[in-house]
RNA sequence: CCAGACGGUCGGAUGGUCGCUCCUUGCUAUGGGGAAACCUGCAAGGGGAGGAAAGUCCGGGCUCCACGGAAACACGGUGCCGGUUAACGGCCGGCGGGGGCAACCCCAGGGAAAGUGCCACAGAAAGCAAACCGCCUGACGGGUUUCGGCCCCAAGGUAAGGGUGAAAGGGUGCGGUAAGAGCGCACCGCGCCUCCGGUAACGGGGGCGGCAGGGUAAACCCCACCGGGAGCAAGACCAAAUAGGGGCGACACGUUGGACUUGUCCAACAGGCGCGUUUCCGCGCCGCCGCCCGGGUAGGUCGCGCGAGGCGAGUGGUAACGCUUGUCCCAGAUGAAUGGCCAUCUAUCCCUCAAAAGGGGUGGACAGAACCCGGCUUACAGACCGUCUGGCUUU
RNA sequence: GGGGGUGUAGCUCAGAUGGUUAGAGCGCUGGCCUGUCACGCCAGAGGCCGCGGGUUCAAGUCCCGUCACUCCCGCCA
Numbered sequence: 001c002c003a004g005a006c007g008g009u010c011g012g013a014u015g016g017u018c019g020c021u022c023c024u025u026g027c028u029a030u031g032g033g034g035a036a037a038c039c040u041g042c043a044a045g046g047g048g049a050g051g052a053a054a055g056u057c058c059g060g061g062c063u064c065c066a067c068g069g070a071a072a073c074a075c076g077g078u079g080c081c082g083g084u085u086a087a088c089g090g091c092c093g094g095c096g097g098g099g100g101c102a103a104c105c106c107c108a109g110g111g112a113a114a115g116u117g118c119c120a121c122a123g124a125a126a127g128c129a130a131a132c133c134g135c136c137u138g139a140c141g142g143g144u145u146u147c148g149g150c151c152c153c154a155a156g157g158u159a160a161g162g163g164u165g166a167a168a169g170g171g172u173g174c175g176g177u178a179a180g181a182g183c184g185c186a187c188c189g190c191g192c193c194u195c196c197g198g199u200a201a202c203g204g205g206g207g208c209g210g211c212a213g214g215g216u217a218a219a220c221c222c223c224a225c226c227g228g229g230a231g232c233a234a235g236a237c238c239a240a241a242u243a244g245g246g247g248c249g250a251c252a253c254g255u256u257g258g259a260c261u262u263g264u265c266c267a268a269c270a271g272g273c274g275c276g277u278u279u280c281c282g283c284g285c286c287g288c289c290g291c292c293c294g295g296g297u298a299g300g301u302c303g304c305g306c307g308a309g310g311c312g313a314g315u316g317g318u319a320a321c322g323c324u325u326g327u328c329c330c331a332g333a334u335g336a337a338u339g340g341c342c343a344u345c346u347a348u349c350c351c352u353c354a355a356a357a358g359g360g361g362u363g364g365a366c367a368g369a370a371c372c373c374g375g376c377u378u379a380c381a382g383a384c385c386g387u388c389u390g391g392c393u394u395u
Numbered sequence: 396g397g398g399g400g401u402g403u404a405g406c407u408c409a410g411a412u413g414g415u416u417a418g419a420g421c422g423c424u425g426g427c428c429u430g431u432c433a434c435g436c437c438a439g440a441g442g443c444c445g446c447g448g449g450u451u452c453a454a455g456u457c458c459c460g461u462c463a464c465u466c467c468c469g470c471c472a
Stems, first nucleotide, its partner, number of pairs: 001391010012345007020048008031040003050366001054377002057375005062231004075227005080094005095109001096107004110222002115220002117216003132162002134158004141152004170188006189211001190209008235302004245293005251287001254269007271286006309328008346363007396468007405421004414452001423439005445461005
């Protein structure tokens, strides 16, 4: 210098001015709006978007509902080991597997010997394996012959070779055999036992076994662990009008029966009204006025900003993270504030120029809180920093 | 705040349980037919199944993530 890997920071600054919103203090106010609840002014001081406020994919806090405790079933989720945390499917460290020359990156990574299902096409055979070609043996018989033999054929042996396939029941080599074969041996792989190291996943060594039931669980399933439901439109409080509910009083009011608290209630019938088109019949309801009470709605207030909080120092830990201590208070709107303009600086781009310098443009990306917090994921103009790897050049 | 659906050719849609080369209608292109056009007949092109990963021998289909579009529910009457 080039190429690359990983991690992190910022995402304009300062001042002036005109506004918006919230908090505190003071004044106003014996005010205005509203039925009420409650809202509302002015001044000063102070605060006022993000790294993702986003998607709502996980996990919690908080609130209400349900629930005697525990377990089981169903459903959903998670799935190597250890740690971390309020919790997690997050994060950290390690193990195993895979990729890269390397820095480093990726992995849903339990169980296929509980059971079920599936494995297309091709292929002889695809799941208690299999003989198509080939190789070997080869009865009876046939053909041929230079009479040694050779060829065809029933049957049998053979998984070493060919061919099919993603996959054909360990691999390589030597021996062995009629040809072959873990048939035997060595090494590698695999299984079991055992020893050592490690908290563990796992790794290493030794011995035994001739090799055994291929794959698929991001197919059903089995095992282990976790999960009650809903969400700030949760929820709490104050509280109109209208309708409906209850109580009291006045007026109106038929009959019969029952109850007791003895003047009220209940039931049946009658009466009235409504519906089924009407009659019959059936079903449902019970007058009116005034006052009061309680529930819910509109509306209003709270929930709502001190929190698993930010920053700094020390300290334990490889790290995630924890502990101690100091310091700070840092958005709370509800058609929804957080903005506009100007100046300077600064950053970047363009032009003039040999240079110094001068002039001009642009503050630009993704995007905007809505109960809060921890993660994940996605979007993002541009700028900066650190660590590491490979290559080239020079010394 | 909560729940669901869709994405496949230019357009509208198929594609049960993964399987060989993903189809249909309309549209498009070329040829035939006709004096010409339309209709009709014949032939053809056009897809990396929204995107990125993964599982599997094999993915439009299964799983995860993500993007876009779209629908429904909530309170009162």
Molecule: RNase P RNA; transfer RNA
Organism: Rhodospirillales bacterium